Annotation
This is a predicted structure of a 104-nucleotide RNA (TPP riboswitch aptamer (THI element)) from an Alphaproteobacteria bacterium.

[in-house]
RNA sequence: GCAUAACUGUUGGGGUGCCCCUAUCGGGGCUGAGAUGCACGCGCUGCAAACCCAUUGAACCUGAUCCGGUUAGGACCGGCGGAGGGAACAGCUCGCGGAUCUCG
Numbered sequence: 001g002c003a004u005a006a007c008u009g010u011u012g013g014g015g016u017g018c019c020c021c022u023a024u025c026g027g028g029g030c031u032g033a034g035a036u037g038c039a040c041g042c043g044c045u046g047c048a049a050a051c052c053c054a055u056u057g058a059a060c061c062u063g064a065u066c067c068g069g070u071u072a073g074g075a076c077c078g079g080c081g082g083a084g085g086g087a088a089c090a091g092c093u094c095g096c097g098g099a100u101c102u103c104g
Base pairs, nucleotide, nucleotide: 001096002095007091008090009089010088011054012053013052014051017030018029019028020027021026036048037047038046039045040043060085061084062083066079067078068077069076
């Protein structure tokens, strides 16, 4: 002088479904880090909590009412995907390099 990972702080981004039963309220179940609560003008709605992610970006969205598989069913698994998009600063710091001095 540079500086990731990890960590800390603040800030920001994201999703909140699916299946079965029920006239409705609701009940039961599935996957997952997360499927929660409230509001109203009741919908591709808004807010909040928790959770996850923040460019070395698969958090998440588009493609997609997609394709194959699995299952009681499914938005579950995989493909798609070396496709496209997608939200950051600071500190600390594993460490890396250079100069000078001293000792051997």

Of the family's consensus pairs, 96% are formed in the model. Lineage of the source: Bacteria > Pseudomonadati > Pseudomonadota > Alphaproteobacteria.